[in-house]
This record gives sequence, structure tokens and C1' cells, in this order.
RNA sequence: GGGCUCUUAGCACAGCUGGGAUGUGCGUCCGCUUCACGUGCGGAAGGUCACAGGUUCGAGCCCUGUAGGGCCCA
Repeated sequence: GGGCUCUUAGCACAGCUGGGAUGUGCGUCCGCUUCACGUGCGGAAGGUCACAGGUUCGAGCCCUGUAGGGCCCA
């Protein structure tokens, strides 16, 4: 230098065929329970879907570029 692939909550991820930031586990906070912690139960907060642009009535999803990670080739 070239090819492929990944980037979604603090962490690990799901998100199907374009129509809800839709959601799971862990974590955080609050309440109940406990002498207390933990466990258990209930609830809540937390998101620039890496960045920019494009296509579309509509994009996490499709296209282009950029950045970063991984693998391969040279």
C1' cells in the first nucleotide's frame, strides 16, 4: 500500500426484511427485606447507534469518505 471484517448504555451484546434508542445480562442508584453487608423482590437513571456526508417519506440497518480495532496479502 491492497482486501475482508468490526465500532449500539459504564462493560459484554442482541437488534431479523429500512418503519419504536426497541432491548438482554452484568454494573450504578433508590425503595422493601437484614443489626449491617450480601442474597431476594420492585423501580429508576444512563444512548451523538465511532465521525461526516449521501440515498430515501423514513437509516443502527443501504452507499461513499474519514478515524480506530482485528485478520489476511504484498